[in-house]
């Protein structure tokens, strides 16, 4: 630097259930374990979701805001191993 095996040590934790927070999307904690080699960190670009305020007014519309990093890209960092 590139790669990730049927290796080792460890790590994270989907759905679902319980509690709490939130208007919602969703988040946090506990259980759980589908998966993950960045499923570690950053909302920078795209995307998706939300819609308490606001606009509109047939409306279930629009979208300030918020959310998602386990949707894709980008940036930063990193364990073990293999190859060069």
């Nucleotide at each position: 630097u590139u790669c990730g095996a049927u290796a080792a040590a460890g790590g994270c934790a989907a759905a679902c259930c319980c509690g709490c927070c939130g208007a919602a999307a969703g988040g946090c904690g506990g259980g759980g374990g589908c998966g993950c080699a960045a499923a570690g960190c950053c909302a920078c670009g795209g995307g998706u979701c939300u819609a308490a305020a606001g606009c509109a007014g047939g409306a279930u519309g629009c979208a300030a805001u918020g959310a998602c990093g386990g949707c894709c890209g980008g940036g930063c960092u990193g364990c073990c191993g293999a190859a060069a």